RNA sequence: CUCUUAUUCAGAGUAGGCGGAGGGACAGACCCUGUGAAGCCCAGCAACCAUCAUAUUUUGAAAAGGUGCUAAACUGGUGCAAGGAUUAUUCCUUGAACAAUAAGAG
Repeated sequence: CUCUUAUUCAGAGUAGGCGGAGGGACAGACCCUGUGAAGCCCAGCAACCAUCAUAUUUUGAAAAGGUGCUAAACUGGUGCAAGGAUUAUUCCUUGAACAAUAAGAG
C1' cells in the first nucleotide's frame, strides 16, 4: 500500500506543561485558532488484540502490555442514488461511495 471482517451514537484535559501558526481526512461550504493551531510530554477514557474466570465461542472481571481516542459545531453535516413531507424553499429517511480505528491475510 491492497484485500477481508467488525465498529463509527457513549466516555475522557470547559484542552495541564513545552511549543509558536495552523487545524476540523478530501472537494466545496461553514467554523475553530496569539483569550494560543499542529506536534511532543504528562494525565485520563474506552476495551479491538492480549490476560483471568465462566463456559462454548457466551457472559463477566481487570487495566501491567500492543494499539486507538480525549475543544466546539453531538459538523464521520453536504457530495452519489432512491423515497417522503412542504413546495418560496427547506427538512427527513434508507443505501452506496469515500474516510477513520481494530484484528487477520498478501
Predicted 3D model of a 106-nucleotide RNA (SAM riboswitch aptamer (S box leader)). The sequence was found by an Rfam model in a public genome assembly. Its mean pLDDT, the model's own confidence on a scale to 100, is 76.